Background: Transfer RNA from a Nanobdellota archaeon, 71 nucleotides, folded computationally. Rfam family: tRNA. Rfam classes the family as a transfer RNA.
[in-house]
RNA sequence: GCAUCAGUGGUUUAAUGGUAGAAUAUGAGCUUCCCAAGCUUGUGAUCCGGGUUCGAUUCCCGGCUGGUGCA
Numbered sequence: 001g002c003a004u005c006a007g008u009g010g011u012u013u014a015a016u017g018g019u020a021g022a023a024u025a026u027g028a029g030c031u032u033c034c035c036a037a038g039c040u041u042g043u044g045a046u047c048c049g050g051g052u053u054c055g056a057u058u059c060c061c062g063g064c065u066g067g068u069g070c071a
Base pairs, nucleotide, nucleotide: 001070002069003068004067005066006065007064010024011023012022013021018054026042027041028040029039030038047063048062049061050060051059
C1' cells in the first nucleotide's frame, strides 16, 4: 500500500428496516448478629459525519480505531 472482518451501558453479548434486550457490574431497599449468597427496584449504551427511507443498530458512501491475510 491492497483486501477483508469488527466497533452496542464499566465489561461481555443479542437484535436481518418499526422507539435496543440479557448477563455481569453499580445505587437503594428487604433478609442476616456481621459478611457472602438470595429477593425487589433503579441507573447506565448503538465509534463519527453524510445519504436512502414515513422510519436506520440494521442498507449505501466517507472517516477513525482495532484484528487478520497478502505485498